RNA sequence: AUGACUUAAGGAGAUGGCAUUCUCCAUUAACCGCCGCACCGGCUGAUGAUGCCUACAGAUUU
Numbered sequence: 001a002u003g004a005c006u007u008a009a010g011g012a013g014a015u016g017g018c019a020u021u022c023u024c025c026a027u028u029a030a031c032c033g034c035c036g037c038a039c040c041g042g043c044u045g046a047u048g049a050u051g052c053c054u055a056c057a058g059a060u061u062u
Stems, first nucleotide, its partner, number of pairs: 010025004016053006033043004
């Protein structure tokens, strides 16, 4: 200097992907929305936060 092999570079924040950032947890964990008459019915949002894309919903124009 080159090649091969092995190991490590974690997870989560109510539904997807990328980037940045914050918080939490250590696998027996963090996390798993809200309201009501709680049997069952109703409501908001693809974000923890921001930007973009995609999906869904509504309105208008071509």